[in-house]
RNA sequence: AGAUCUAUGGUGUAAUGGAUAGCACACAAGGCUACGAACCUUGGGGUAAGGGUUCAACUCCUUUUAGAUCUG
Repeated sequence: AGAUCUAUGGUGUAAUGGAUAGCACACAAGGCUACGAACCUUGGGGUAAGGGUUCAACUCCUUUUAGAUCUG
C1' cells in the first nucleotide's frame, strides 16, 4: 500500500428492510427472611461517527474511526 472481517446497555449475545431493538449476567428499588444468601416483582441503561438509498435502515451503499487477520 491492497484485501477481508468485526463494532448493539456495565459485560456477553440475538434481531429475513417493517417487534415498543429481545435475552442472560451485573446494577438499583421493593417483597420474602430474625439477618443475609437464594428466590419473586419492578426499574434505569444500548445500535462506533458522518453522508446516501428507501414509505421505512442495527440491517443495504459510501467515507471515516478503532480492533483483528491475510497478501506484498